C1' cells in the first nucleotide's frame, strides 16, 4: 500500500426498515443474628462521527475514525 470484518448500557452480546433488549454488574426494600444465596422491583443508551436514501434508519448506501484479520 491492497482487500475483508467490526463499533449498541459499566462489561459480554442480541436486535430481518416501524416504541432499543438479554445476561452479568449496580441500587432498593423483602428474606437472615450478620453476610451469602434466592426471588421481586428499579436505575443505566447522543445505537462511533458526518452526510445520503426513505413517510419512517441501530438496521440500507457513502466517506471518515478506532480496533482487528488477511495479502503483498
Nucleotide at each position: 500500500g491492497g482487500g475483508g470484518g467490526u463499533a449498541u448500557a459499566a462489561c459480554u452480546c442480541a436486535g430481518u426498515g416501524g416504541u432499543a433488549g438479554a445476561g452479568u454488574a449496580u441500587u432498593u426494600g423483602a428474606c437472615u443474628g450478620u453476610a451469602g444465596a434466592u426471588a421481586a422491583a428499579g436505575u443505566g443508551g447522543u445505537c462511533c462521527u458526518u452526510g445520503g436514501u426513505u413517510c419512517a434508519a441501530a438496521u440500507c448506501c457513502a466517506a471518515g475514525u478506532g480496533c482487528u484479520c488477511u495479502c503483498u